[in-house]
The prediction has a mean pLDDT of 83. Predicted 3D model of a 501-nucleotide part of an RNA (small-subunit ribosomal RNA, 5' domain) from epsilon proteobacterium AN-BI3A. RNAcentral holds the full RNA, with entries from ENA, Greengenes and SILVA. It matches the Rfam family "Bacterial small subunit ribosomal RNA". Rfam links the family to the GO terms structural constituent of ribosome and ribosome. The organism belongs to Campylobacterota, within Bacteria.
Context: one part of a larger RNA
RNA sequence: GAGUGAACGCUGGCGGCGUGCUUAACACAUGCAAGUCGAACGAUGAAGCCUAGCUUGCUAGGUGGAUUAGUGGCGCACGGGUGAGUAAUAUAUAGCUAACCUGCCCCUUGGAGGGGGACAACAGUUGGAAACGACUGCUAAUACCCCAUACUCCGUAUCUUUAUAAGAAGGUACGGGAAAACUCCGGUGCCAAGGGAUGGGGCUGUAUCCUAUCAGCUUGUUGGUGAGGUAAUGGCUCACCAAGGCGAUGACGGGUAGCUGGUCUGAGAGGAUGAUCAGCCACACUGGAACUGAGACACGGUCCAGACUCCUACGGGAGGCAGCAGUGGGGAAUAUUGCACAAUGGGGGAAACCCUGAUGCAGCAACGCCGCGUGGAGGAUGACGCAUUUCGGUGUGUAAACUCCUUUUAUUAGGGAAGAAUAAUGACGGUACCUAAUGAAUAAGCACCGGCUAACUCCGUGCCAGCAGCCGCGGUAAUACGGAGGGUGCAAGCGUUACUC
Numbered sequence: 001g002a003g004u005g006a007a008c009g010c011u012g013g014c015g016g017c018g019u020g021c022u023u024a025a026c027a028c029a030u031g032c033a034a035g036u037c038g039a040a041c042g043a044u045g046a047a048g049c050c051u052a053g054c055u056u057g058c059u060a061g062g063u064g065g066a067u068u069a070g071u072g073g074c075g076c077a078c079g080g081g082u083g084a085g086u087a088a089u090a091u092a093u094a095g096c097u098a099a100c101c102u103g104c105c106c107c108u109u110g111g112a113g114g115g116g117g118a119c120a121a122c123a124g125u126u127g128g129a130a131a132c133g134a135c136u137g138c139u140a141a142u143a144c145c146c147c148a149u150a151c152u153c154c155g156u157a158u159c160u161u162u163a164u165a166a167g168a169a170g171g172u173a174c175g176g177g178a179a180a181a182c183u184c185c186g187g188u189g190c191c192a193a194g195g196g197a198u199g200g201g202g203c204u205g206u207a208u209c210c211u212a213u214c215a216g217c218u219u220g221u222u223g224g225u226g227a228g229g230u231a232a233u234g235g236c237u238c239a240c241c242a243a244g245g246c247g248a249u250g251a252c253g254g255g256u257a258g259c260u261g262g263u264c265u266g267a268g269a270g271g272a273u274g275a276u277c278a279g280c281c282a283c284a285c286u287g288g289a290a291c292u293g294a295g296a297c298a299c300g301g302u303c304c305a306g307a308c309u310c311c312u313a314c315g316g317g318a319g320g321c322a323g324c325a326g327u328g329g330g331g332a333a334u335a336u337u338g339c340a341c342a343a344u345g346g347g348g349g350a351a352a353c354c355c356u357g358a359u360g361c362a363g364c365a366a367c368g369c370c371g372c373g374u375g376g377a378g379g380a381u382g383a384c385g386c387a388u389u390u391c392g393g394u395g396u397g398u399a400a401a402c403u404c405c406u407u408u409u410a411u412u413a414g415g416g417a418a419g420a421a422u423a424a425u426g427a428c429g430g431u432a433c434c435u436a437a438u439g440a441a442u443a444a445g446c447a448c449c450g451g452c453u454a455a456c457u458c459c460g461u462g463c464c465a466g467c468a469g470c471c472g473c474g475g476u477a478a479u480a481c482g483g484a485g486g487g488u489g490c491a492a493g494c495g496u497u498a499c500u501c
Base pairs, nucleotide, nucleotide: 001501002500003499004498006497007496008495009494010493013372014371015370016369017368018367019365020364021330026328027327028326030325031324032323035074036073037072040071041070043068048063049062050061051060052059053058054057081283082282083281090208091207092206093205094204095203096202097201100200101199105196106195107194108193109192110191111190113147114146115145116144122137123136124135125134126133127132153176154175155174156173157172158171159170160169161168181188182187209255210254211253216246217245218244221243222242223241224240225239226238227237228236258280259279260278261277262273263272264271265270285306286305287304288303289302308319309318310317311316336362338361339360340359344358345356346355347354348353375405376404377403378402385396386395387394388393410438411437412436413435414434415433419428445490446489447488448487449486450471451470452469456485457484458483459482460481466473467472
């Protein structure tokens, strides 16, 4: 000098765009943050309309479709948060996968025949303070099961091809495996196989902090055979066999740390850093485990154990803000228990639509960057005041007053968007912006002035009080302390502190 997610002191007019718990991955009251589909299903069946009966305003039937607890489907593995762990099961980059998977989406080929038994809801009985159950009976489906059929699918055996081989390509035989309907008649769904796209899993090379006051480490350890397991390779796991494997090019141990694109600085090389935004990873009270599923070992799912908090009729139960707000606590320090789904995007649905603290906006904060303003011109016999003085004067100073002008801004009044792709639909918002009126009106501070370093005098104090980044000032004439006048620098900021280059 440059910079900051900054803080503190003094001061503070406006706007635009950003940013805002760096500390306790501390504990959390309250509300919201993941639902949706009646065009899968049983049940319930409002208004209205139609028909019949008659007691002429009631009953029955049909149509109709509001409503949702339950079965079922899809979603809940995305989106959002945090950085505790992790020094390599991570990340970055370049490859490999003939060792793999992939719901929804797209393309192609073929198919969807027959049958069956339940379980919720519901009704009844019943246990419990509650959470939540138990028993009996009835019932539907795109829920579940069985049979049939089927290929290029799967398994076993065998043969052929190529590059020795191989899980690659092709053939034969035997065995096995599918399906679901709904409909407004337009369609939408279902099953099998092949291909694509997208998203992932796995493997390899290289790179990735400090420490030797850590020098030896290792027994599933290193390799083999076989088996199990997985979507898949593999000590991934197991049985047996062999005794290997790693290490001063730093193994093993300890400490610290999410990684990257980037960011800051620097002429560069480099150094420091990893907030916001984007990609990847890890985690979800702590530890462990699996279930469901295309996908999780799952933040707002399940089970077990633990700590903590709450309810209890003491038998037993409930909970997890590192989602958005908000509270307590910690701290030098970091915001509203706001509005809207109008836009963009996501989930469900044929759609209408519903949900969405993602997101779009608004609120708070000079926290940062950028822009604007606090007036302009004239005005000397150089007023007053203040300061100083060699008492003549000098400085403040064209500064003020005064005259003329302007209205950015401010205030008031009127109009008023784009963003909407339109048939409709705007939270922001009566906002931005436009017009008119009023009137200089509403708006300047902070630090410094011994040298470095731009800027000097007076008074007070008297090695005191104090200053100080370094050198150093102060003991009676202090340009260095405190005040004043004047000046210098920056300016809605200015200084200080901390940290980085």